c-di-GMP-I-GGC riboswitch aptamer, 75 nucleotides, folded computationally.
Its mean pLDDT, the model's own confidence on a scale to 100, is 80.
[in-house]
This record gives sequence, C1' cells and structure tokens, in this order.
RNA sequence: AUGGUUAAAGGCACACCCCGCGGAAGCGGGGGCCGCAAAGCCACGGGUCCAGACCGGAUCGCCGGGUUGCCGAAG
Repeated sequence: AUGGUUAAAGGCACACCCCGCGGAAGCGGGGGCCGCAAAGCCACGGGUCCAGACCGGAUCGCCGGGUUGCCGAAG
C1' cells in the first nucleotide's frame, strides 16, 4: 500500500469420494489432485447452466461493478 510472478503466517478450495437436500442446474456437511491476492460478501449489468407455456431457479472458482478485509518479501 494505487504494487504483489517472487517471503512468511494464516485462509479459501475445483475435479473426485462419502452423507444429506433438490425435479434439475446445483446446494449444505466431511475429506480433498487443481488452483486462488479477494476463489471474502452482494445476483446490480452482461454471460453460462437448469427448467420451460410462463412465473422462476443456479452460478460471484465466467467477466464487469459495488463493498469489506489479512500479510509485507522485493521496491
């Protein structure tokens, strides 16, 4: 601290496995190759997915935006 490819502490956690929930996408809990400086939080804009006559739902680990925040190696 407007920077972080690189230090250290701590954190999160995809695939996959087990249990549960859901019509599905997917979600919750436990474990956890990959990976992440906001991979913390918010569906606000776009995207994708489910569902589909509609209403609607999921995803912030797809991107943008908003908001909060740990560390300090190099400089």